[in-house]
Context: one part of a larger RNA
RNA sequence: UGACGGGGGCCCGCACAAGCGGUGGAGCAUGUGGUUUAAUUCGAAGCAACGCGAAGAACCUUACCAGGACUUGACAUGGAGUCGCCGCUACGAGAGAUCGUAGUUCAUACUUCGGUAUGCGGCUCACACAGGUGCUGCAUGGCUGUCGUCAGCUCGUGUCGUGAGAUGUUGGGUUAAGUCCCGCAACGAGCGCAACCCUCGUUCUUAGUUGUCAUCAUUAAGUUGGACCCUCUAAGGAGACUGCCGCGGACAACGCGGAGGAAGGUGGGGACGACGUCAAGUCAUCAUGGCCCUUACGUCCUGGGCUACACACGUGCUACAAUGGCAGGUACAAUGGGUCGCCAAGCCGCGAGGUGGAGCUAAUCCCCAAAGCCUGUCUCAGUUCGGAUUGUAGUCUGCAACUCGACUACAUGAAGCUGGAAUCGCUAGUAAUCGCAGGUCAGCAUACUGCGGUGAAUACGUUCCCGGGCCUUGCACA
Repeated sequence: UGACGGGGGCCCGCACAAGCGGUGGAGCAUGUGGUUUAAUUCGAAGCAACGCGAAGAACCUUACCAGGACUUGACAUGGAGUCGCCGCUACGAGAGAUCGUAGUUCAUACUUCGGUAUGCGGCUCACACAGGUGCUGCAUGGCUGUCGUCAGCUCGUGUCGUGAGAUGUUGGGUUAAGUCCCGCAACGAGCGCAACCCUCGUUCUUAGUUGUCAUCAUUAAGUUGGACCCUCUAAGGAGACUGCCGCGGACAACGCGGAGGAAGGUGGGGACGACGUCAAGUCAUCAUGGCCCUUACGUCCUGGGCUACACACGUGCUACAAUGGCAGGUACAAUGGGUCGCCAAGCCGCGAGGUGGAGCUAAUCCCCAAAGCCUGUCUCAGUUCGGAUUGUAGUCUGCAACUCGACUACAUGAAGCUGGAAUCGCUAGUAAUCGCAGGUCAGCAUACUGCGGUGAAUACGUUCCCGGGCCUUGCACA
């Protein structure tokens, strides 16, 4: 000087408390451990691994296993020789990779029409080399997590100290903040904080189609003429600064209350992550040093596996019901996506879906709501709750749904009556609850990323648990 303390002081955070909803019990989904296996590819490991890499394993992916094949190789550059291939079509062998047969079959320039040269492509030969998701994240770059959006981390000069170092950065106030004010052997400065950026909330200007409809006409319908007031769209401004008033305070910073205002003291949300810590994570995104393999640890193919199942854990979904289930009727979104696509009306099917083909390269057309509301029924029961499991019959995607897809109909109708110890999230348009969209994707979503609808309760307070900041003290630690 740090780190540490079941030392002290001050302060903060959904840290506790006050509340609301969960997890832990059940069934299922998913990840992991373990076990099994020819293989169940690899990585991730307290917080900060475990719906994580994976924004989607039937083949492919795929790295794993079994078997069948290749050896200058699936891919790159270079030499020599040879051919006009390659590809496509047909046939045969094979699980396929692949192999064989037949047919078709390059371009340009010169030309004595024999050919030559060049380019392109294939094949053969030998070698340089290719190739490796093989090892090392404790050799590395890059990227990332975490403490933590915590308020800290430092430097120059000066001063103090023999020195390590101190001072500044401590103190009195204040703040979300090393934020600001005052003081002070310090005076300044940098990286952080804040602001500048994006978005939501108010308003103005510009613009008026594909959007909108107050006024006029018209229609089944903003449908059409018309209009651009309003809504909306999207570009540019305005607006909030403790600016104004009062009180408190050191007359400061600032705090409390008020006015006006769409918004008030950081207005809400996002992006943004200091010096560093964890030899944290990643050699399997990529790049890369070293090491290793080279008829194999490389490459191609078929099939299998990653989907196994006594069990254990994490994360979720659905429930256990009446604030509910079922039936009928009826209303209202936003974000997004769409031409190898989204798919309307109509018709067929109980349904998944099929048919059909209008419109749309999209403010034009399509995908497109559910909780809610109204009426009826069920009457507390393992039930008209719950839907697992299983059987049968189907639909769709795809070369192909056996291992191993999703969905539908009929039948079946398991556990489960609110969950021990323990434990998690959340302070407002939040929690809870309801659906919708997107990426991935042929198909497959209870996951993820977004979107809107409905919409709470509680916070006395900081004694205690956890984490953190500043000062101080002890110290046998560095």